[in-house]
Small-subunit ribosomal RNA from a soil metagenome, 1559 nucleotides, folded computationally. The prediction has a mean pLDDT of 82. The RNAcentral record of the sequence draws on MGnify.
RNA sequence: UACGGAGAGUUUGAUUCUGGCUCAGAACGAACGCUGGCGGCGUGGAUAAGACAUGCAAGUCGAACGGGACUUUUCCGAAUAGCAAUAUUUGGGAAAGUUUAGUGGCGAACGGGUGCGUAACACGUGGGCAAUCUGCCGAGAAGUGGGGGAUAGCUCGCCGAAAGGCGAAUUAAUACCGCAUAUGAUCAGGGACGACAUCUUCCCAACAUCAAAGCCGGGGUAACCUGGCGCUUCUUGAUGAGCCCGCGGCCUAUCAGCUAGUUGGUGAGGUAACGGCUCACCAAGGCGAUGACGGGUAGCUGGUCUGAGAGGACGACCAGUCACACUGGAACUGAGACACGGUCCAGACACCUACGGGUGGCAGCAGUCGAGAAUUUUUCACAAUGGGGGCAACCCUGAUGGAGCGACGCCGCGUGGAGGAUGAAGGCUUUCGGGUUGUAAACUCCUGUCAUUUGAGAACAAGUGCCAACAAGUAACUACUGUUGGCUUGAUAGUAUCAGAAGAGGAAGGGACGGCUAACUCUGUGCCAGCAGCCGCGGUAAUACAGAGGUCCCAAGCGUUGUUCGGAUUCAUUGGGCGUAAAGGGUGCGUAGGUGGCGCCGUAAGUGGGGUGUGAAAUUUCGGAGCUCAACUCCGAAACUGCAUUCCAUACUGCGGUGCUUGAGGACUGGAGAGGAGACUGGAAUUCACGGUGUAGCAGUGAAAUGCGUAGAGAUCGUGAGGAAGACCAGUGGCGAAGGCGGGUCUCUGGACAGUUCCUGACACUGAGGCACGAAGGCCAGGGGAGCAAACGGGAUUAGAUACCCCGGUAGUCCUGGCAGUAAACGGUGCACGUUUGGUGUGGGGGGAUUCGACCCCUUCCGCGCCGGAGCUAACGCGUUAAACGUGCCGCCUGGGGAGUACGGUCGCAAGAUUAAAACUCAAAGAAAUUGACGGGGGCCCGCACAAGCGGUGGAGUAUGUGGCUUAAUUCGAUGCAACGCGAAGAACCUUACCAGGCCUUGACAUGCAUUUCUAAGUUGGUGAAAGCCAGCGAGUCUCGAAAGAGACAACUUGCACAGGUGCUGCAUGGCUGUCGUCAGCUCGUGUCGUGAGAUGUUGGGUUAAGUCCCGCAACGAGCGCAACCCCUGUGAACUGUUGCCACUCUCUUUAUUGAGAAGCACUCUGUUCAGACUGCCCUGUGAAACGGGGAGGAAGGUGGGGACGACGUCAAGUCAGUAUGGCCCUUACGGCCUGGGCUGCACACGUACUACAAUGCUCAGUACAGAAGGAUCCGAGACCGCGAGGUGGAGGAAAUCACUAAAACUGAGCUCAGUUCGGAUUGGAGGCUGCAACUCGCCUCCAUGAAGCUGGAAUCGCUAGUAAUGCCGUAUCAGCUACGACGGCGUGAAUACGUUCCCGGGCCUUGUACACACCGCCCGUCACAUCAUGGAAGUCACUUGUAGCCGAAGUGCGCGCGCCAACCUGCAAAGGAAGCAGCGCCCUACGCUAUGAGCGGUAACUGGGAUGAAGUCGUAACAAGGUAGCCGUAGGGGAACCUGCGGCUGGAUCACCUCCUU
Repeated sequence: UACGGAGAGUUUGAUUCUGGCUCAGAACGAACGCUGGCGGCGUGGAUAAGACAUGCAAGUCGAACGGGACUUUUCCGAAUAGCAAUAUUUGGGAAAGUUUAGUGGCGAACGGGUGCGUAACACGUGGGCAAUCUGCCGAGAAGUGGGGGAUAGCUCGCCGAAAGGCGAAUUAAUACCGCAUAUGAUCAGGGACGACAUCUUCCCAACAUCAAAGCCGGGGUAACCUGGCGCUUCUUGAUGAGCCCGCGGCCUAUCAGCUAGUUGGUGAGGUAACGGCUCACCAAGGCGAUGACGGGUAGCUGGUCUGAGAGGACGACCAGUCACACUGGAACUGAGACACGGUCCAGACACCUACGGGUGGCAGCAGUCGAGAAUUUUUCACAAUGGGGGCAACCCUGAUGGAGCGACGCCGCGUGGAGGAUGAAGGCUUUCGGGUUGUAAACUCCUGUCAUUUGAGAACAAGUGCCAACAAGUAACUACUGUUGGCUUGAUAGUAUCAGAAGAGGAAGGGACGGCUAACUCUGUGCCAGCAGCCGCGGUAAUACAGAGGUCCCAAGCGUUGUUCGGAUUCAUUGGGCGUAAAGGGUGCGUAGGUGGCGCCGUAAGUGGGGUGUGAAAUUUCGGAGCUCAACUCCGAAACUGCAUUCCAUACUGCGGUGCUUGAGGACUGGAGAGGAGACUGGAAUUCACGGUGUAGCAGUGAAAUGCGUAGAGAUCGUGAGGAAGACCAGUGGCGAAGGCGGGUCUCUGGACAGUUCCUGACACUGAGGCACGAAGGCCAGGGGAGCAAACGGGAUUAGAUACCCCGGUAGUCCUGGCAGUAAACGGUGCACGUUUGGUGUGGGGGGAUUCGACCCCUUCCGCGCCGGAGCUAACGCGUUAAACGUGCCGCCUGGGGAGUACGGUCGCAAGAUUAAAACUCAAAGAAAUUGACGGGGGCCCGCACAAGCGGUGGAGUAUGUGGCUUAAUUCGAUGCAACGCGAAGAACCUUACCAGGCCUUGACAUGCAUUUCUAAGUUGGUGAAAGCCAGCGAGUCUCGAAAGAGACAACUUGCACAGGUGCUGCAUGGCUGUCGUCAGCUCGUGUCGUGAGAUGUUGGGUUAAGUCCCGCAACGAGCGCAACCCCUGUGAACUGUUGCCACUCUCUUUAUUGAGAAGCACUCUGUUCAGACUGCCCUGUGAAACGGGGAGGAAGGUGGGGACGACGUCAAGUCAGUAUGGCCCUUACGGCCUGGGCUGCACACGUACUACAAUGCUCAGUACAGAAGGAUCCGAGACCGCGAGGUGGAGGAAAUCACUAAAACUGAGCUCAGUUCGGAUUGGAGGCUGCAACUCGCCUCCAUGAAGCUGGAAUCGCUAGUAAUGCCGUAUCAGCUACGACGGCGUGAAUACGUUCCCGGGCCUUGUACACACCGCCCGUCACAUCAUGGAAGUCACUUGUAGCCGAAGUGCGCGCGCCAACCUGCAAAGGAAGCAGCGCCCUACGCUAUGAGCGGUAACUGGGAUGAAGUCGUAACAAGGUAGCCGUAGGGGAACCUGCGGCUGGAUCACCUCCUU
C1' cells in the first nucleotide's frame, strides 16, 4: 500500500470422484397471514395504451384597437319642485376610473402524463456540418417617412331543436396592402490568402430586388426636446433545434440467401439544409456466415440490485433523451408542431336530439367502474421556487410547495429504572426428593422520554409595491437606474419547539425449536389427521403432526409467497473439461479463417508512456457540515476503469522490402511389404451327375425324432461338372488415412523407410463449410449359385417354446454397374511440432568390429509390442507410440428420463440417414475402488454330507402332540431346519388361565390414615349345589401404675388412599433360552500402505481336529475363541477300615471249603491325595522346522473315551403365561369366591413313539450275572389269604447295615410257517387300588372276545465302537394315573468307510456382479385400469403478413379556372390587367373490398408413443458363464420382454495352448 473470496444437506453398507437438486446472505414500486404505540424522511396503478360521471390542469395584455356595461365628474338642453340659490329626473356630448365579448399581440411546441410502437443513428459515447435554422434574450450598426382599402365586433333581417350558419349596413388598430429611403442583405463576375473534392474567408463590383407601428410618460403656449416599452434591416453571441458519421449494447440458422428507387451516375424538383428525399433518363449494381433477409422480445441511458472482482439481472422513484396522446391518415398556423386539453377526414365506442343533425376523447391533478394478489384525497395555497402574459400592479399555473391515507420501505424513540427469596401462588414437569417459569411477580423507592392536558409559540421573507432621503442621469426637471430607512406579504400552522401538570399510569407481538440451524419436554393422535425448503417425519412411548409449558431469534414488527443476483469454478476471460463419469467428428484431401522458422532495413496499425478535450447533474466512495442522533440534506475531493486528439518510444506482433537454411519440398541410389486395380492360372476339400464294387443301414442327439436308404443309401474306386474359399507357412509379423488387405504369375499404380547432402528457399501446421473414401446388412438392374443360411416348413425340448438342439430350406452371401453412408467405424485416447530416466523382444534399412564369407556382438534411423521411473490421474491405470511438460488449430460436453424422439429443413427408390427441441417427471442417474453376500464361476479343505453298512420312519393297530372341524367353552403360547411325547417333572375336583349359573365389592393378599368397639380364633343353628347370606355363643397380649385407668399391639365396622388382573404390547425391555456351531473363527494397539472406505497383521508354502504349530513375509505384539486347567471313566501307589471285604489264623456249625462269630485290613471296595502320556525314546520322509508314517515300552499313544464349557455376531428367533419390568387398558369388574362343564369333544391330515407282522421266533420249565437311584403321611422283609391285581400284618430301616433287586443271555421241552401256541386292538363280564368323588374322564388284574397287520409307494431319519442294535432296572412329577414320555443305570454286543465325482451344510483363497432388506436379491417389455403433459389428424376459428388488383375521404402538390373578386397598375369613367378565391381535373394516399399464398396460435371425432401410480395379468430378456456370454450396426420374424442371420467389439466367465514380460 492493499480492506478483499467461509460453506452445508442429499446418490452408497461404507468410500473417493463426477454431477444435479436444495439451504444459509442481500435486495424489492411488492402481495398475503397474524399483530400494531409515536415521530422524521422517502415512496404508492407494475395488470386493461381498458372505459370514463364531475370539478379543475393555459392564459394574459385596456400602456395595440373600436365598442358595450357600470361609477364619478363636467358641459349643453328639457321637465318637475322651489321666490331663488339649488335639488331631483331625463336626453345628448366630453373626461376619468372599473370591467370586458370581439379584433390584434405574445403564449399555447414549455411544464405535466404514459411506455403503445420502435432492434432503429431510437439511445449512449466521440466527432463532423466548408450542407443548416433559431421567436423571446445579450452586444453592435442603421432606421422607424408618407399613404390606402377592408374586416370582426355592434345593429337589422333570415335559417336551425341545438351546435351554429347566411345576408345587409357600418367601424378601429401595433390587423392587412402599396409607395419612398437602403447603413445593409440577396444575387452574376473578378482578385488574394487558406482549405477538405464540391469550396471557404476577405476585397472590388454591374443590373435588379427587399423594411418599419405605434403605445405610455415628462417638459414646453407652440414648434419642439426627451425617456421607457415597442417595430424594421444587418452583423454577432448565447440558447434551442435539424442533418451526417465511427464505435457500443437482446434471443433465434428448425430464418440462408435478400434487394427494382433497389445500388450508382447525369439533369431537374423540393427542403432551413446534404441526400433516391422525389422525378426523368442511363448503367447493373448493392447487402450477406464478422449472420444479410425473416421471426420473437424490448423504449434507451445516467444508474439500481447483487457480486471479492470479472460479471449477471434489472431500467420504479430522481435526472438526460426518444416515442405516443381513442385507432388510422393528413396538412394548416407558426421561430418552433404535422400539435395530449388545435383543425380536417375515415373508423370504433359513448352521449344529446324536435330524427333533420350535432357533440366527445383523464397515458394532466383528484375521482369512478372494470379486470386484478395489489397501489392513496373528487384536500390547501400560489407564502416560497419556477413558468406564461403584462411597463407595472397583478392575473394564471393539479408545475410546484404543503397537508391527508397506507408499517410499503429506511431511520430514530418508547412500552419503565433500581432494590426485592418464603426462591410465594398458579402453570409445567418429576426418578415424588425436587426442578423450572424466576428477580420474573407481589412489595419498597424512584424517573417522566412518547402519548394526554394547560399555556407560550417560531424559522423558511427575500423581493415587489408604496412613502421618505441620497447618489447617478439630464442643458435642467421628470422618468429610468442604484443605495439606505420605514410600512406591507405565510398554504403548511396554533404545526415544530419550549414551559407547566398528572400518573407506571395508555403502548408487544410474530416466527421457530429432527439435521442443515440458535432453541426440549409433557399430553393427544396412531401411515389417520396432518407436516415438509432438501433429506424426510406419522403404522401406540412422535424433541418432525396438534395443544401446552419452557427455550431460541427478531421486534412495531414477524413470518409466508413471488422475483433477481450470490453461494454455482454449475458456460469456467479471470476460472472447467472430453480413455472408463456427459463429451474426439468413421477416415482423409483441402477452401475461408486462425497460427507460424533465423537475420537486416523501413513504417508505426496493434502495444507502452506523456499532454489536451470530453466523460451532465444526481448516485457510489472519502473528508467535512446542517437537522438533538440517525435516516435525510448540503459543501469539497476523488472516481467515472471510456472515447477522441496530439507528441514520444519501437522490445514484441502486424505491414512493406531484402537475405538465409535448420521447417517443408524436390533430385539420385537402394531394399521390404496380404497397399490398390485389371487379366490369366493351379491344387486340396464340399456338393452334384454318371459308372463299378457292395449290403442294410446311414445321418443326427444329452436322449430322440423328422430326414436319407432294398427303386440299393452310407462306405469305397473312377470319370466329369460347377461355384466359393484360400489349410500348412502364420508370428501382440507386414502394409494402408480409415474401412480393410492372405494360393500363384504378369501388367499398371499409390505410399512409407534408409543412404547421399545436389537443388528450391518458409513454399508450413490446423482446418468451419466443401469434396472424396467408407465393414456388414439393405435397395435397383443384369448375371451366377457349390457350401452356408435370415424368412419359412418339419422334428424335438418345454407348463408353453413364435427360441436355444436336429432335418431341410429361399432371399442373401459371389461378379458387373449404380444407390445407400451407418457400426462397440474402439486405442472407447483428433491432428501437427518440440522437450523429458530406462530395460527387453520383434520387423525393415545403414554403419562398425570380426570373419574366407557369415552368425553372434556394438551402434544408428524408422515401425510394432511388453514391463516399468519421474510426472499425471477420483481411482483403475498411462508412462518417449503419454492419459507427463508446453504451443497452434479443429470437433464436442454441461443432471437422469422424455429423446437422438416430435415438428420443420436437407439427402435417399425405399429402408432410413442427418440436423434437432419442448411440455412433463425424478432427486438422483453415474465412474472407480472397498467390505460383504451371492453365482446353474474356479481352486483347496472339513462334517454320518454323500458313498459303504446296520437299524428304522412312511403301510397296520394303539398312545401322544399338532392342524382342521365342532362347541357355551373346546383357555393360552410354540409354527421350516431351530413348532408338533414342545411350555406340561403328571387337566377326574383342585390345577385352570376357558364356558354356564349362583354370589362378594377396600376385596382372597400388602401397607398407611381416619373411624367403630362386643369382636378375633373357634363354635352352634337356618337356608343353599356350594360359595355366600342371616341369627346366636365366644376371649385377649404387652408396658406403666397400688388401683382406677392410660398407652401400645392384635382383631373388627365404615370411609379414603389403594389392592388385584394368566388383560394388551417379546416389535418398548431385563433375565434366560434356541440356532448357525464346539464351526474356527472374531477383533484390537502400535507401525506401514492407501486421498479415502479400507488393507496389512489374519495372505503365502507346509501342517493340524483347530487362526494348531512351523517357515516365509511391513509388520510387531495382544485380546475373545481353539487347546489346556474342572468333573466322570480306564492303570497304579499311599492313606482310610464301618455298615464294606474274607486270603491267612482261631472257634462253632452244616451232607457240603455251607453258614455264623472272633481276629485282621492282604485283596475287592468306599473316599481322599498322588503318579502316569509329554510325540518323551528309536527308525523313517527328496527336506530345515512344524508335522506325518512305523516301532518299542506301557493299563492307556498321539486331543485315550465321555461330560461341563458355546468367541464377535445372525435370526426385531422364543418367552409380558415362570418371575421382574416401562407404557396402555379394567376397577360392584377384564378383580375375587363357588358348583357344574370344558381343556379328553371327531368326516379328516401331519409329526413323534410303542406293539407287531414272527422260528436269530413264541410258550412253558429250570438256572446265572448288575449298576445307578430313591425311601418316614416313606420303603416295607419273612409269614398267611386271593388264579391275579391285591389284602392282612408290621421284623428291619432317616440307610455301603433294612427293604427293592434284574431281563435278554444260558439249559431243556413244545410249537413247524398258519393270520398260527404270531399279533394283541376292540368289546362283554367280574374284580382290585387311590381318592370327598373314577359318568363325562384314572390305572391295574382275571375270564371271555381275538380286529388290522405276512416287513410297508414316492420319499425320508439315526448311527463310525463299548457306538448302532437289543434287554431289563431306577428316579422326578405324583393321592392315584394316560409314563409306551423325559432323565439316568447296567447287561449282551455288531457291520462298514474304496473314496470325495455328486446332494446338503460349513471354512479359507480367488473371480464376476446392475445384489447391500444382500439371489427368497435385482430387474425388462406387452396387456388391463387411473391421472397428466404432448405429437399426428378430416376440419374449424382467430391473429400477423406477402403478392396482384379494385375503391379513392380529407389533404399537400401540379394543371385548368368561361363562375367570383376591395387594396396595386392603366383609365375621367366604364372597363381592362396583375394577383387571388370557389369549383373542376390529375398524381399520391388512409379506411374498406376481391383473389391467392405464407407464418403463427387455439380447438377437434379419432389416433401415436411418453411419464407417473404399496400390493393387477403374461412371461423371465438383463445383472453370476444370469443358466443360449453380452453388446453395436443392419435385415427378417414374433403376445411381450425378445429370437435368428451377417459383420464387428470386449465394456465376457472358465479351462488349455502359444507368445511376450518379471524375478